Predicted 3D model of a 520-nucleotide part of an RNA (small-subunit ribosomal RNA, 5' domain) from an uncultured bacterium. Model confidence (mean pLDDT): 83 of 100. The RNAcentral record of the full RNA draws on ENA, Greengenes and SILVA.
[in-house]
Context: one part of a larger RNA
């Protein structure tokens, strides 16, 4: 000089920043992932129409007993709309975004290559296409088992859900041929038989969507060169090991895995085995060189109670999906079930130490949706904290009878000290009262009556820490007497202590001083 700091004594305002470094200990409670009705049946509301029932009023006829027309109203049913709700079926998204740093000395990172050994949903663009069918199933309904969690059975019903045929130019696969190139295994075009696999509608009159197949972007996987703590008081490791053949998987290469074969392969240029650790852009110093550090923010990689594990999918071996098995924790009717804050608050521990169970999607950005629109503890903002930087404030001027009081003193004085007091201004900032954005526009502002402007108003509401022997800027008294106590190093303290501990007085820094750890 520096710090995510803590501790001590102090503390007025503001901006912008930044906050579990320890127990990857364990968590009450609420949020944190939805969305689509313009794929879909179905229930429940509202209108709307058809038909029947019942008939209230009017009105004809009348032999007054009645009898026709008219339909108001109620109830059912039909059609067709509309918007909502909570389920279901389907679709896309729950692989981003959000947190941790446990593990990892590794192709994990960074850096420059490879991929003639890869895949990629939405996006964009280009070409071809979308014909005809079929069985189901939730959802409801009835039964029925279980405290529950959650199921069984029978039956009924749609879809842009699911299954066959049909079509096949391009495509995959097999077979086999030409020309051209390479990097060995090949690769690129061209054309050939043979064979495999597609498709779906919706709104409603120009869009949204389907299939297929190329190309492009976007994201990813793999591979290799090189660099990346400590220990030798760790010197031998090694048996799928290390090479081949052949199969197998995989998007793809490969001992990745298998089955044969052969005996390799790695080390003093430090293998192995042991302890430390998330890597890097950067960050602190530092004149460089280098030395330490990897918080906040940005990139990548890894974890998501601990271990294994696949499924779904473009894409996970998936934090808020699943099944197994540990360990805890809850519920239980003892027969079973239920859960996972290292999201965002918050709560118990640990701790020297680290904040609100806040406000709104108004802005950016994600999701879904044709869109209104819904979601969004991403985010944007409030709130706590002098944690840190920055800025500004605590007044100006003028004022000598050198007051008063305090200290000291040689008693004469001398410090404090233009300091106060008193005159005369000023109003930063804080308080008051009144306007009041920009940030977003066709509307729509959490923040916020904030930011900021105006006007009244009173010097009022705002200073203190540490030090004074040398190092090193600032000294004097009086207490104490090797005591009680200081201290960064030297070292002060045993009767005049500038060095204890109080005053005065004076230095140095200032909303902060000082300690302490820590690193240059």
């Nucleotide at each position: 000089g520096a710090u995510g700091a803590a501790c001590g004594c102090u503390g007025g305002c503001g901006g912008c920043g930044u906050g579990c470094u320890u127990a990857a200990c364990a968590c009450a409670u609420g949020c944190a992932a939805g969305u689509c009705g313009a794929a879909c049946g179905a229930a429940g509301c509202a209108c709307u129409u058809u038909a029947c029932c019942u008939g209230a009023u009017u009105u004809c006829c009348u032999u007054c007993g009645g009898g026709g027309a008219u339909g108001a109203u109620u109830g059912u049913u039909c059609u067709g709309u509309g918007a909502c709700u909570g389920a279901g079926u389907g679709g896309c998204g729950g692989a981003c975004g959000g947190g941790u740093g446990a593990g990892u000395a590794a192709c994990g990172c960074g850096u420059g290559g490879a991929u003639a050994a890869c895949c990629u949903g939405c996006c964009u663009c280009a070409c071809a296409c979308a014909g005809g069918g079929g069985g189901a199933u939730a959802a409801c309904a009835g039964u029925u088992g279980g405290a529950a969690a959650c199921g069984a059975c029978u039956g009924c019903u749609a879809a842009u859900a699911c299954c066959g045929c049909a079509u096949a130019a391009g495509c995959g696969c097999a077979c086999a041929g030409c020309a051209c190139c390479g990097c060995a295994u090949g690769g690129u075009g061209c054309a050939g038989u043979g064979u495999g696999a597609a498709a779906a509608a919706c709104c409603c009159c120009g869009g949204u969507g389907g299939u297929g197949u190329g190309a492009g972007a976007u994201g990813g996987a793999u591979c290799c060169g090189c660099g990346u703590c400590u220990g030798a008081u760790u010197a031998g490791c090694u048996u799928g090991u290390u090479g081949g053949c052949g199969g197998g998987g995989u998007a793809a290469c490969g001992g990745c895995c298998c089955a044969c074969c052969a005996a390799g392969g790695c080390g003093a240029c430090g293998a192995u085995c042991a302890g430390u650790a998330g890597c890097c852009g950067g960050c602190c110093u530092g004149a460089g060189a280098g030395g330490g550090c990897g918080a906040c923010c940005g990139g990548c990689c890894a974890c998501a109670u601990u271990g294994g594990g696949a499924c779904u999918g473009a894409g996970a071996c998936a934090c808020g999906g699943c099944c197994c098995a540990g360990a805890c924790u809850c519920c239980u009717a003892c027969g079973g079930g239920a859960g996972g804050c290292a999201g965002c608050a918050g709560u118990g521990g640990g701790g020297a130490a680290u904040a609100u169970u806040g406000c709104a999607c108004a802005a950016u950005g994600g999701g879904g949706g044709a869109a209104a629109c819904c979601c969004u503890g991403a985010u944007g903002c409030a709130g706590c904290g002098a944690c840190g930087c920055c800025g500004c404030g605590u007044g100006a001027g003028c004022g000598a009878u050198g007051a008063a009081g305090u200290a000291u003193u040689u008693c004469g004085g001398u410090a404090u000290g233009u300091a106060a007091a008193g005159c005369u201004c000023u109003a930063u900032c804080a308080g008051c009262a009144g306007g009041g954005a920009a940030g977003a526009u066709a509307a729509u502002g959490a923040c916020g009556g904030u930011a900021c402007c105006u006007g009244a108003c009173u010097a009022a509401g705002a200073a203190g820490c540490u030090c004074c022997g040398g190092c090193u800027a600032a000294a004097u008294a009086c207490g104490u007497g090797c005591c009680a106590g200081c201290a960064g190093c030297c070292g002060c303290g045993g009767u005049a202590a500038u060095a204890c501990g109080u005053a005065u007085g004076g230095a140095g820094c200032a909303a902060g001083c000082g300690u302490u750890a820590u690193c240059c």